Small-subunit ribosomal RNA, 5' domain from a metagenome, 546 nucleotides, folded computationally.
[in-house]
Context: one part of a larger RNA
RNA sequence: GAAUGAACGCUGGCGGCGUGCUUAACACAUGCAAGUCGUACGAGAACACCCUAGCUUGCAAGGGUAAGUAAAGUGGCGCACGGGUGAGUAACGCGUGGGUAAUCUACCUUCGAAUUGGGGAUAACGUUGCGAAAGCGACGCUAAUACCGAAUAACAUCCAUUAAUCUUCGGGUUUUUGGAUCAAGGGUGGCCUCUACAUGUAAGCUACUGUUUGAAGAUGAGCCCGCGUACCAUUAGCUUGUUGGUGGGGUAAUGGCCUACCAAGGCUUCGAUGGUUAGCUGGUCUGAGAGGAUGAUCAGCCACACUGGAACUGACACACGGUCCAGACUCCUACGGGAGGCAGCAGUGAGGAAUUUUGCGCAAUGGGGGAAACCCUGACGCAGCAACGCCGCGUGAGUGACGAGGCUUUCGGGUCGUAAAGCUCUGUCAAGUGGGAAGAACCUACAGUAUGCUAAUAUCAUAUUGUACUGACGGUACCACUGAAGGAAGCACCGGCUAACUCCGUGCCAGCAGCCGCGGUAAUACGGGGGGUGCAAGCGUUAUUC
Numbered sequence: 001g002a003a004u005g006a007a008c009g010c011u012g013g014c015g016g017c018g019u020g021c022u023u024a025a026c027a028c029a030u031g032c033a034a035g036u037c038g039u040a041c042g043a044g045a046a047c048a049c050c051c052u053a054g055c056u057u058g059c060a061a062g063g064g065u066a067a068g069u070a071a072a073g074u075g076g077c078g079c080a081c082g083g084g085u086g087a088g089u090a091a092c093g094c095g096u097g098g099g100u101a102a103u104c105u106a107c108c109u110u111c112g113a114a115u116u117g118g119g120g121a122u123a124a125c126g127u128u129g130c131g132a133a134a135g136c137g138a139c140g141c142u143a144a145u146a147c148c149g150a151a152u153a154a155c156a157u158c159c160a161u162u163a164a165u166c167u168u169c170g171g172g173u174u175u176u177u178g179g180a181u182c183a184a185g186g187g188u189g190g191c192c193u194c195u196a197c198a199u200g201u202a203a204g205c206u207a208c209u210g211u212u213u214g215a216a217g218a219u220g221a222g223c224c225c226g227c228g229u230a231c232c233a234u235u236a237g238c239u240u241g242u243u244g245g246u247g248g249g250g251u252a253a254u255g256g257c258c259u260a261c262c263a264a265g266g267c268u269u270c271g272a273u274g275g276u277u278a279g280c281u282g283g284u285c286u287g288a289g290a291g292g293a294u295g296a297u298c299a300g301c302c303a304c305a306c307u308g309g310a311a312c313u314g315a316c317a318c319a320c321g322g323u324c325c326a327g328a329c330u331c332c333u334a335c336g337g338g339a340g341g342c343a344g345c346a347g348u349g350a351g352g353a354a355u356u357u358u359g360c361g362c363a364a365u366g367g368g369g370g371a372a373a374c375c376c377u378g379a380c381g382c383a384g385c386a387a388c389g390c391c392g393c394g395u396g397a398g399u400g401a402c403g404a405g406g407c408u409u410u411c412g413g414g415u416c417g418u419a420a421a422g423c424u425c426u427g428u429c430a431a432g433u434g435g436g437a438a439g440a441a442c443c444u445a446c447a448g449u450a451u452g453c454u455a456a457u458a459u460c461a462u463a464u465u466g467u468a469c470u471g472a473c474g475g476u477a478c479c480a481c482u483g484a485a486g487g488a489a490g491c492a493c494c495g496g497c498u499a500a501c502u503c504c505g506u507g508c509c510a511g512c513a514g515c516c517g518c519g520g521u522a523a524u525a526c527g528g529g530g531g532g533u534g535c536a537a538g539c540g541u542u543a544u545u546c
Stems, first nucleotide, its partner, number of pairs: 001546004006542005013393006019386002021351001026349003030346003035077003040074002048065005054059002084304003093229008103221002108217008116150001118148002125140006156181005163174004186209006195202003230276003237267003242264008279301004283294004306327005329340004357383001359382003365379001366377004396425004405416004429487001431482005439473001444468009490535005495516003501530005511518002
């Protein structure tokens, strides 16, 4: 000199864009942060209002609307994404480049084939029991795209077999034949061409969607390898599933991943083992560069979710707002037993030099569910607080001397200083009044056109045109007008380094100080005044890095 997620002191006008627990991965009151689908399924209230009859005049009964609504249940998809934190980890964890002929991949896209015919349950519900509660049973009823057999089925899987080709020589790909195994589910809209009733309806046809199965793609993930990746030798030897083989198990998959047997190996001064510290990277800061330091915000990867362990479900988890076990802690309890997990967003206590609102909205972008309308979304978009940072603007401009007052003086003067007042202007910001956005395009509905499916001019799908609908921010940005110099300057320094000097007070005292050093009676170095220098809504100090 530059820099910071900074803090402290003094001061403080406005705006834009960013940033904001670096400490206790400490403990958490309260609210919200993951739901959705009635076009999978059965069932289905109440408040309130109206009507009817009754009499004990405020009660009880029935019907209708509310409403096939709310809430609950079975089932499907999602909850493995998004969001947080950096405790652990010196490691194939990360970075980079490869391999997978050792693998999986829900939803999505493309291309094939199929969607036949049955069965038994169970929640909800009803009756009832136990319990303080959390909750748990017993009996009875019912549905499905829930569950389970059967039929059919191959270019699927497995076994045996035939040949060709490639190869990392382990095997892979293709091919012939035979055997074994494995599927399914409907829902919604429309129509009468075929069949039946003979009106417009389905057992029919058709469209969309779903389901099963196969092939391919896309996306995501698993595993393996080369190289790179902190300090300590005042850590020199370490290792028994250890190193390798065979058989078996396990996994989507290779492998001591696990197991039985066999062999005795494997790593290491090119630093094994041990210890300390630490998430890694793109980047960031500094520097002419080489380097050094660092890893906040943003982006990629990893790990974790009170502490430790385990599996279940599922395409994917050994799962932050799931389950089970153990532990610590907190809470409820009728003492028998239960409930909980903010390192999600706000917020509270504690710790600390120190870090914000228990805000608004799903309007946009994105995500989950749904055919859609739509619902959910503390992701996100916005607003609030903080000079915490960067950037921009302002605090006025011109003119104006018979030169107040302060300070100083060699008493002549000098200086603040054209500075002020006065006069003439300007109108940024702030204030007030009026107008007032872009961010919105989808989706959907309606109307029209074209194409496709079809028996069809119906329905549906696709494309396109028009109209309608949707804004948290926000009456915000911005624009115009009104009046008005009015409301808006401080901080540090002035001995040298280092830009800037004098007076008074003090008298090795009080004090200053980054280094040299200053102060013991003329202190440009302490304290105050005047003056000056530097930066400026900031200026200094402290801490840290180069």

About this RNA: The RNAcentral record of the full RNA draws on SILVA. The coordinates come from a structure-prediction model, not an experiment, and the mean pLDDT is 80.